Model confidence (mean pLDDT): 81 of 100. A computed fold for a 525-nucleotide part of an RNA from Acinetobacter sp., annotated as small-subunit ribosomal RNA, 5' domain. The full RNA is in RNAcentral, with records from ENA.

Context: one part of a larger RNA
C1' cells in the first nucleotide's frame, strides 16, 4: 500500500462493482433447447361455412388451432468448472500438404421414374422401462434412369457423378372432374461447381516454476521404398529392408491451467492469474465409436465401473464442474425471485416460439465513491464528572436557552430515457406482360408494445425531528492524570511492564487518531 478475506465491537442513505479460494464431495425439487403445418401423413379435441338432416347428430365438406410420429435446421453456440496438463497446452513470429453448414459473388442445371418405412389398424410379451408380428400410407426422407458449363479419375484412348419441391399473384391461349391444372411470374429453396469471408485442423522456432539426496533414457526408438489410412503433411499405421537414432540438465518426480492483465514498486523486479476478454482441457470415474459441415458430444449414444433409486426379482432408471436450491467440508461466500421490454442466440416467409445467455430485483458495510447524522448565537463560564497546592483548574460554547434550515430517511402528487419497431391503411421505387404479388423506402395516419417500477428527476408537506462508533494514548507513535492492583491478576509488534507512589494491567476523567465505520488475524510486494 494491497485484498475474492476472515473474526471483534458498532451500524443511517444512495451509487457502481463484487460474492464457495474449501471437497472436479454428494445431490430431494422446479427450470436451463427447441422451433418449423409456406416438406407430407393420419389420428384426436374444438367448431366456422356449405350437405344430409332424426334440431343437436354426422359414412361427408373445406378454412383457421393443437401436435404424436416421419422430415428439415439446430443441440458442436451459448453457460459451468480448473480435475488433469510442464507440453499434443499457452504466448510471439512465421509456414503449407487442407476442410469449411449458414453467408455474399459468379457460371450452368432443376427433366423422367420406382420401391420402402414410422405414425395408423389389429394381434401379442413385459411389473414397469419398453418392444414383437402382420396390414396400410404421404413427403424437401430413400434409391435408380436421363443430362453434364464448370468438377474428379485416367495407362490420355476414355470413364464417373446430380438435384425438389414449396407459397403468394395472373391477362390472353389449352385441358378438363368449373375451379384447378398447364403456362406466365415473384419469392423462399434445391443440384454441381468457381471465388471471397468465417471458422477450424497441421508443422516449425524461440519462451514457459522446483528437485541430481533423479545419470542415464529410447527399439515404431531413426531413415528410405512401395502399399494402407487422413480433410490434409507425417511411423500416423501394417509390411520387408538397412542402422543406429537423441542428450548435458535428458529420463524420472514434486507442484501447476496459459495470456492479456492483477498487486506492489522511482523504476529494475518481485509476487499473482478472483472478476472482464483471448485460448487450453474436462463434464460421476475409465474406454469407444455413431451422426454430422463442425463431436469422439455436459442437459446423445455404447460397453465396463463405484454409487443411488424403482421392482412383481425376471430386470430397469440417474449424472447441478447450467441457475436457484439441500446436505456435508470449512474461518466464510447470497433467493428453490421478475421478464424475454432491451442486447444477442436457435427456428420460421412472417407473425411469433424457445432463450437461469442476458437484462433487472433480492441478501451481504465484501470493497471503492458520494451524501448525512444539523446550522447560528449563546458566560451565570449553570449543574454533575474528575483532577487538585482547597483557591482553582478541566469537561467547555460544550449544553440548556434564543433564532433558523429541512439535505437524506418519512408521507402525497406528478414524472422523462432506455422504443427502435410490428400490423394496417397509403405513397413512391424495383421486379414483372401486369396497376397482382413480393421486395426496399417514406408518412405529423391509426393501433400496439417496459421485466425494473411505488424508475431517475421534479414540486409540496411536516418536523431538530429518524441517524456514531471504534482502536489507541512507555518509546518507536499523534495523545496523561487518579484510583485499584502488589512479579499476582494481566499485558505485549519489538524494546520490555508489574515485587506498595504502575502516564505499560484493570477502571475512571482527560485526550489523540480515523470515522458508518474502527481494530484485529492471515497474505502479497
Nucleotide at each position: 500500500a494491497u485484498u475474492g478475506a476472515a473474526c471483534g465491537c458498532u451500524g443511517g442513505c444512495g451509487g457502481c462493482a463484487g460474492g464457495c479460494u474449501u471437497a472436479a464431495c454428494a445431490c430431494a425439487u422446479g427450470c436451463a433447447a427447441g422451433u418449423c403445418g409456406a416438406g407430407a401423413u393420419u389420428g384426436a379435441a374444438c367448431g366456422c361455412u356449405g350437405g344430409g338432416c332424426u334440431u343437436g347428430c354426422u359414412a361427408c365438406u373445406u378454412a383457421a388451432c393443437u401436435u404424436a410420429g416421419c422430415g428439415g435446421c439446430g443441440g458442436a453456440c451459448g453457460g459451468g468448472u480448473g480435475a488433469g496438463u510442464a507440453a499434443u497446452a499457452c504466448u510471439u513470429a512465421g509456414g503449407a500438404a487442407u476442410c469449411u453448414g449458414c453467408c455474399u459473388a459468379u457460371u450452368a442445371g432443376u427433366g423422367g421414374g420406382g420401391g420402402a418405412c414410422a405414425a395408423c389398424a389389429u394381434u401379442u410379451c413385459g411389473a414397469a422401462a419398453g418392444g414383437a408380428a402382420u396390414g396400410c400410407u404421404a413427403a424437401u426422407a430413400c434409391c435408380g434412369c436421363a443430362u453434364a458449363c464448370g468438377u474428379c479419375c485416367u495407362a490420355c484412348g476414355g470413364g464417373a457423378g446430380a438435384a425438389a419441391g414449396c407459397a403468394g399473384g395472373g391477362g390472353a391461349u389449352c385441358a378438363c372432374u368449373u375451379g384447378u391444372g398447364a403456362c406466365c411470374u415473384u419469392g423462399c429453396g434445391c443440384u454441381a461447381a468457381u471465388a471471397g469471408a468465417u471458422g477450424a485442423g497441421c508443422c516449425u522456432a524461440a519462451g514457459u516454476c522446483g528437485g541430481a539426496u533423479u545419470a542415464g533414457c529410447u527399439a515404431g526408438u531413426u531413415g528410405g521404398u512401395g502399399g494402407g489410412g487422413u480433410a490434409a503433411a507425417g511411423a500416423u499405421u501394417g509390411a520387408a529392408c538397412g542402422c543406429u537414432g537423441g542428450a548435458c540438465g535428458a529420463u524420472c518426480u514434486g507442484u501447476a491451467g496459459c495470456g492479456g492483465g492483477u498487486c506492489u514498486g522511482a523504476g529494475a523486479g518481485g509476487a499473482u492469474g478472483a472478476u472482464c476478454c483471448g485460448c487450453c482441457a474436462c463434464a460421476c470415474u475409465g474406454g469407444g465409436a455413431c451422426u454430422g459441415a463442425g463431436a469422439c458430444a455436459c442437459g446423445g449414444c455404447c460397453c465396463a465401473g463405484a454409487c443411488u433409486c424403482c421392482u412383481a426379482c425376471g430386470g430397469g432408471a440417474g449424472g447441478c464442474a447450467g441457475c436457484a436450491g439441500u446436505g456435508g467440508g470449512g474461518a466464510a461466500u447470497a433467493u428453490u425471485g421478475g421478464a424475454c421490454a432491451a442486447u444477442g442466440g436457435g427456428g420460421g416467409g412472417a407473425a411469433c416460439c424457445c432463450u437461469g445467455a442476458u437484462c433487472c430485483a433480492g441478501c451481504c458495510a465484501u470493497g471503492c465513491c458520494g451524501c448525512g447524522u444539523g446550522u447560528g448565537u449563546g458566560a451565570a463560564g449553570a449543574a454533575g464528572g474528575c483532577c487538585u497546592u482547597u483557591u482553582g483548574g478541566u469537561u467547555g460554547u460544550a449544553a440548556a436557552g434564543c433564532a433558523c434550515u429541512u439535505u437524506a430517511a418519512g408521507c402525497g402528487a406528478g414524472g422523462a430515457g432506455g422504443a427502435g419497431g410490428c400490423u394496417a391503411c397509403u405513397c413512391u421505387a424495383g421486379u414483372u406482360a401486369a396497376u397482382a404479388c413480393c421486395u426496399a423506402g417514406g408518412g405529423a395516419u391509426a393501433g400496439u408494445g417496459g421485466a425494473c417500477g411505488u424508475u431517475a428527476c421534479u414540486c409540496g408537506c411536516a418536523g431538530a425531528a429518524u441517524a456514531a462508533g471504534c482502536a489507541c494514548c512507555g518509546g518507536c507513535u499523534a495523545a496523561c492524570u487518579c484510583u485499584g492492583u502488589g512479579c499476582c491478576a494481566g499485558c505485549a509488534g519489538c524494546c520490555g511492564c508489574g515485587g506498595u507512589a504502575a502516564u505499560a494491567c484493570a477502571g475512571a476523567g482527560g485526550g489523540u487518531g480515523c470515522g458508518a465505520g474502527c481494530g484485529u488475524u492471515a497474505a502479497u510486494c